[in-house]
RNA sequence: CCCGAGAAAGCCACACCCGGAGUAAUCCGGGGUCGGAAAGCCACGGGUCCUGUUGGGGACGGCCGGGUUGCCGAAG
Numbered sequence: 001c002c003c004g005a006g007a008a009a010g011c012c013a014c015a016c017c018c019g020g021a022g023u024a025a026u027c028c029g030g031g032g033u034c035g036g037a038a039a040g041c042c043a044c045g046g047g048u049c050c051u052g053u054u055g056g057g058g059a060c061g062g063c064c065g066g067g068u069u070g071c072c073g074a075a076g
Stems, first nucleotide, its partner, number of pairs: 002076001003073002011036002016031006034062001040068003044065003047060005
């Protein structure tokens, strides 16, 4: 460095519920805990989704790839 254990410590938080923002996709706060070894960060490529002015604008990193940073550690 690859790798990721029915390991330890810690971390995040699906659905759903409550409150709020937005036309919407969706987001924020609280609860919750399906899951996650980058489920940290970046819309760079692809993809999906929304849109009132269809020119365009926007959403998703918990869809895949890529970039970048990082905790712990047994076997190999």